Annotation
Small-subunit ribosomal RNA, 5' domain from an uncultured bacterium, 528 nucleotides, folded computationally. RNAcentral holds the full RNA, with entries from ENA, Greengenes and SILVA. Its mean pLDDT, the model's own confidence on a scale to 100, is 85.
Context: one part of a larger RNA
RNA sequence: AUUGAACGCUGGCGGCAUGCUUUACACAUGCAAGUCGAACGGCAGCACGAAAGAGCUUGCUCUUUUGGUGGCGAGUGGCGAACGGGUGAGUAAUGCAUCGGAAUGUACCGAGUAAUGGGGGAUAACUAUCCGAAAGGAUAGCUAAUACCGCAUACGCUUUGAGAAGGAAAGUGGGGGCUCUUCGGACCUCACGUUAUUCGAGCGGCCGAUGUCUGAUUAGCUAGUUGGUGGGGUAAAGGCCUACCAAGGCGACGAUCAGUAGCGGGUCUGAGAGGAUGAUCCGCCACACUGGGACUGAGACACGGCCCAGACUCCUACGGGAGGCAGCAGUGGGGAAUUUUGGACAAUGGGCGAAGCCUGAUCCAGCCAUGCCGCGUGUCUGAAGAAGGCCUUCGGGUUGUAAAGGACUUUUGUUAGGGAAGAAAAGGAUAGUGUUAAUACCAUUAUCUGCUGACGGUACCUAAAGAAUAAGCACCGGCUAACUACGUGCCAGCAGCCGCGGUAAUACGUAGGGUGCGAGCGUUAAUC
Numbered sequence: 001a002u003u004g005a006a007c008g009c010u011g012g013c014g015g016c017a018u019g020c021u022u023u024a025c026a027c028a029u030g031c032a033a034g035u036c037g038a039a040c041g042g043c044a045g046c047a048c049g050a051a052a053g054a055g056c057u058u059g060c061u062c063u064u065u066u067g068g069u070g071g072c073g074a075g076u077g078g079c080g081a082a083c084g085g086g087u088g089a090g091u092a093a094u095g096c097a098u099c100g101g102a103a104u105g106u107a108c109c110g111a112g113u114a115a116u117g118g119g120g121g122a123u124a125a126c127u128a129u130c131c132g133a134a135a136g137g138a139u140a141g142c143u144a145a146u147a148c149c150g151c152a153u154a155c156g157c158u159u160u161g162a163g164a165a166g167g168a169a170a171g172u173g174g175g176g177g178c179u180c181u182u183c184g185g186a187c188c189u190c191a192c193g194u195u196a197u198u199c200g201a202g203c204g205g206c207c208g209a210u211g212u213c214u215g216a217u218u219a220g221c222u223a224g225u226u227g228g229u230g231g232g233g234u235a236a237a238g239g240c241c242u243a244c245c246a247a248g249g250c251g252a253c254g255a256u257c258a259g260u261a262g263c264g265g266g267u268c269u270g271a272g273a274g275g276a277u278g279a280u281c282c283g284c285c286a287c288a289c290u291g292g293g294a295c296u297g298a299g300a301c302a303c304g305g306c307c308c309a310g311a312c313u314c315c316u317a318c319g320g321g322a323g324g325c326a327g328c329a330g331u332g333g334g335g336a337a338u339u340u341u342g343g344a345c346a347a348u349g350g351g352c353g354a355a356g357c358c359u360g361a362u363c364c365a366g367c368c369a370u371g372c373c374g375c376g377u378g379u380c381u382g383a384a385g386a387a388g389g390c391c392u393u394c395g396g397g398u399u400g401u402a403a404a405g406g407a408c409u410u411u412u413g414u415u416a417g418g419g420a421a422g423a424a425a426a427g428g429a430u431a432g433u434g435u436u437a438a439u440a441c442c443a444u445u446a447u448c449u450g451c452u453g454a455c456g457g458u459a460c461c462u463a464a465a466g467a468a469u470a471a472g473c474a475c476c477g478g479c480u481a482a483c484u485a486c487g488u489g490c491c492a493g494c495a496g497c498c499g500c501g502g503u504a505a506u507a508c509g510u511a512g513g514g515u516g517c518g519a520g521c522g523u524u525a526a527u528c
Base pairs, nucleotide, nucleotide: 001527002526003525005524006523007522008521009520012375013374014373015372016371017370019367020334025332026331027330029329030328031327034079035078036077039076040075042072043071046070047069048068049066050065051064052063053062054061055060056059086287087286088285095212096211097210098209099208100207101206104204105203106202109200110199111198112197113196114195115194116193117151119149120148126141127140128139129138130137131136157166158165159164171192172191173190174189175188176187179186180185213259214258215257220250221249222248225247226246227245228244229243230242231241232240262284263283264282265281266277267276268275269274289310290309291308292307293306312323313322314321315320340365342364343363344362348361349359350358351357352356378408379407380406381405388399389398390397391396414464415463416462417461418460422455427449428448429447430446431445432444433443434442472517473516474515475514476513477498478497479496483512484511485510486509487508493500494499
């Protein structure tokens, strides 16, 4: 000088930050990942409409029916759930940092090219029956799709023995003049999709070099081990795997083994070199009760998915089931020690989507002097140098302009009144442009207009009264700024080092006085 600190005494306000460093210990409860009806069949519930019936107060109420409309529980399907958030157990190199590389993937996004023809069979929901305490399940029947499967076609594409062979798709919604119509639509057009393929962007997977703690009281280690060939496997190089062949490979420039540890940007210190460290924020890695495994998918071997085993907890009708806070709050435990079971999606961003919905990410608020910064606890005047305290050589000295008294001010606080920025979008109107058969629709540009604020009646501004609401802590032998008296008598005690204390202790305890810092001050721990 510093700290994610703790403890003791004390404590007025504000701004900005930080806040389980220990048990990767166990977790009650709530929330943290949904969304799309503009993909689909439907209609459990709500609202509206229609039809029928009943009551009657004659235009209301009730009942039943009806997916007809808004919408929508459950279900099929799509996208997301691999991001975001947490933790640092493991890991000394399958990691990280820097610099390179070739044998690679990529949903969504951007740019381009070519398409989007014609068919089929199922299945959930639902209905019926049955089993089970529950979790859940079985059988039969019915139905749809942007779910699934063939056929056709193939500019790019893949394979190839270069002859050839193989391989795709899905529709939905808005608007509409002519023509046709079974009055549903066909058809035209636009938007969003879908298929194939090329390029890009961003994001990954893989390889190499260099660097990356301690121990030799760890000296030898290695059998898929090191290399080759054939085969397999992967998006991809490769002993990555396998069969055969060869006998290699690493090591005193420290292999192997053991211990410790996430790494970096950074942070602290220091004139620097260096040393220490890796909270908060950013990048990367690893993990998700413990161990193992794959499935789905563009992407996982997946924190709030699945399967198996184990430990633990819970339910049970004893047959069997359910669970995983190292997400946000919160509880117990451990500990010197670390916060609210808060508000809102208003902003920023994310997922799905046309709007909109969701979002413990985030933005805010709450708690704590934990830290940094700022402000205040009054200002000027005031000598009878008051009283009181303390000391005294008894003359006086000191506390001390300090107080009282007088004059002012009102930061903060209290009361009253006013009161933001953070809001840009979205939406509407007019005009233009593109598209088109079209002055529809849709997209876009310009101008005008205009909805939405958790924080919060907060920040800030104005006014009123009134010194009113606000000072402590440590030290005073030397180091080291600051001295006297009394008590005690090697006792009680102090102490960072030297050392004080055995009857005049500036070193113990108390008082007066003083010194230092100040809403803090000391102590302890730790680093330079």